[in-house]
Model confidence (mean pLDDT): 86 of 100. Small-subunit ribosomal RNA, 5' domain from an uncultured bacterium, 490 nucleotides, folded computationally. Its Rfam family is "Bacterial small subunit ribosomal RNA". The RNAcentral record of the full RNA draws on ENA.
Context: one part of a larger RNA
RNA sequence: GCCUGAACGCUGGCGGCGUGGCUAAGACAUGCAAGUCGCACGGGGUAGCAAUACCCAGUGGCGAACGGGUGAGUAAUGAAUCGCUAAUGUACCCCGGACUCUGGGAUAGCCGGCCGAAAGGCCGGGUAAUACCAGAUGAUAUAACCCCUCCGCAUGGAGGGGUUCUCAAAGGUCCGCCGGUCUGGGAGCAGGCGAUUUCGUAUCAGCUAGUUGGUGAGGUAACGGCUCACCAAGGCGACGACGCGUAGCCGGACUGAGAGGUUGGCCGGCCACAUUGGGACUGAGACACUGCCCAGACUCCUACGGGGGGCUGCAGUAACGAAUCUUCCGCAAUGUACGCAAGUAUGACGGAGCGACGCCGCGUGUAGGAUGAAGCCCUUCGGGGUGUAAACUACUGUCAGGGGUUAGAAAGUUCUGAUCGACCCCAGAGGAAGGCACGGCUAACUCUGUGCCAGCAGCCGCGGUAAGACAGAGGUGCCAAGCGUUAGGC
Numbered sequence: 001g002c003c004u005g006a007a008c009g010c011u012g013g014c015g016g017c018g019u020g021g022c023u024a025a026g027a028c029a030u031g032c033a034a035g036u037c038g039c040a041c042g043g044g045g046u047a048g049c050a051a052u053a054c055c056c057a058g059u060g061g062c063g064a065a066c067g068g069g070u071g072a073g074u075a076a077u078g079a080a081u082c083g084c085u086a087a088u089g090u091a092c093c094c095c096g097g098a099c100u101c102u103g104g105g106a107u108a109g110c111c112g113g114c115c116g117a118a119a120g121g122c123c124g125g126g127u128a129a130u131a132c133c134a135g136a137u138g139a140u141a142u143a144a145c146c147c148c149u150c151c152g153c154a155u156g157g158a159g160g161g162g163u164u165c166u167c168a169a170a171g172g173u174c175c176g177c178c179g180g181u182c183u184g185g186g187a188g189c190a191g192g193c194g195a196u197u198u199c200g201u202a203u204c205a206g207c208u209a210g211u212u213g214g215u216g217a218g219g220u221a222a223c224g225g226c227u228c229a230c231c232a233a234g235g236c237g238a239c240g241a242c243g244c245g246u247a248g249c250c251g252g253a254c255u256g257a258g259a260g261g262u263u264g265g266c267c268g269g270c271c272a273c274a275u276u277g278g279g280a281c282u283g284a285g286a287c288a289c290u291g292c293c294c295a296g297a298c299u300c301c302u303a304c305g306g307g308g309g310g311c312u313g314c315a316g317u318a319a320c321g322a323a324u325c326u327u328c329c330g331c332a333a334u335g336u337a338c339g340c341a342a343g344u345a346u347g348a349c350g351g352a353g354c355g356a357c358g359c360c361g362c363g364u365g366u367a368g369g370a371u372g373a374a375g376c377c378c379u380u381c382g383g384g385g386u387g388u389a390a391a392c393u394a395c396u397g398u399c400a401g402g403g404g405u406u407a408g409a410a411a412g413u414u415c416u417g418a419u420c421g422a423c424c425c426c427a428g429a430g431g432a433a434g435g436c437a438c439g440g441c442u443a444a445c446u447c448u449g450u451g452c453c454a455g456c457a458g459c460c461g462c463g464g465u466a467a468g469a470c471a472g473a474g475g476u477g478c479c480a481a482g483c484g485u486u487a488g489g490c
Stems, first nucleotide, its partner, number of pairs: 001490004006486005013362006019355002021320001027317002030315003035062003040059002043056005069273003078198008088190003093186008101135004110125006141166001143164009171178002199245003206236003211233008248270004252263004275296005298309004326352001328351003334348001335346004365395004375386004399431001401426004406421001408420002434479005439460003445474005455462002
C1' cells in the first nucleotide's frame, strides 16, 4: 500500500447492488417449511323435486431419496484431474416392436359392541378398485447347450441361426384422450475400479490375523475378504508404513511485477451429517433432516397404568460472545411435485424490512459579492489570519416532501403484479459534514495551560517553567458519509 462475513470509538442525508451467528454440530416456546390426484375405488355429507354441482375422511397411485440447512466427523471409504466398467443399475421423459385374455379371495372406510385419562386399540358384520392373488398366452427378453462370423489389454465380448427353460398386464373417460404389461435403444442420473496430486510431526520406526493370497460357497444391480469354511504365510514400510495433531475438498478469493504466500464466507460442483449410537423396512432410488424400530442423554403430558418430542429448514427465543437481521408480503415471475385439465402446494424462489457491513453513484447548492464587516486567533501594536468565506443580490431544482397518471417486469394476442417502476405537475436554499492528524518517518504551526506531574507513544522518543510531541484554542493538512483504532492475510 491493498484486502476482510469484521468488531470498537466519534459522526451520519439519499439511492442501487451485494452481504449479515465466524462463538455453543449447545438447548429450543410458537407458527409455517410436501403434498397432490374424485378422469383409480367404494362410501359419507351439503344444496336441489331431480338431473347435477360442490366438499370430505379412508383404500389406491405418484411424490416425499428433489429442493432447503450445516461443516461436526473425515488425511482418504473424500476431493481435483485423467481414464476404465468386456464387473453394473435406472422411476418419470423420448424413439421403436409386441401385447392388454379368463377368473378368485380379502380389506380399510362404514355399521354394531367394547377397552383406555390420553396416545390409541380390540371383537363381530359387511363392501370397492388401476389394491392383492391364481391361471392362460408370449419373444428379438432370461438361462443352458450346439454351429457360423467378427472384435478386445486378459478373464472375455458382440452379431446371426437352432433346441429347450422361466416370467406379463388395468383400467378410466367429458370419446378428444389419459393410462397398463413385456422388450430393444436413447438421454439424463447413479453405483464400482485404477493412476497422479492432496497439511504438520521421526521427541511416532516398525505395523498387520480377515491380516496378504488361493479354492469353494454366500451375498450384491455389479467386481471384490464384502462375508464365511478350508488351505498357504503372506502384505505394508525412510519414495515415511503405523501412530499423534490439525482439517470438509475443489472452481475460486486476497495479495504480489511474477514466482510464490495466505485462504475456501457469499455463488457453483462433489462429499459428509441431521439430538447421540445402532439397525433394517418400503422403494427405481434411502439405511432416509420435518419415515419406522431399539438403546442412551435431555425434555414435555399423565387419571401413575402409560404416552409425546428432536429448528445443522424460514422467522423467532433465552444462552454464549467483541459481534451478525423481520415470529414480514406473495405464489405475479422462475423452478419443482401432483393432476387430462382447471388448479393445488411450495419459508425453494420472487420481493419488501433491519444493519454505512462492503462496493458504486448522488447530494448537502450555483453565479456575483470588500484592499476585506462583526466575532475569534496571532501580533514587533504598524498590522496579519480566518476570507469570497458570511451578509447581500440574482438564480437553479438533483435527493428528500406533496399531487396526478399508467409504459414496462405479463411469457408479442384475452387475463394474471406480492413488489418494483417509467412519465407529468407543485412548492421551496429550504431538511443534509464529519473524523483523524499536524516533532522525524509523514502532507500540515502558533498561542495559552501544565511543570518527569497530568499525560502521549507504531518506532525513534516527548514532559523536570519559554513543550511545534501532553491538554485547550485559533490556524493548517488529508480523507469524506464517512474517518480513525483494533484483529487478521499478502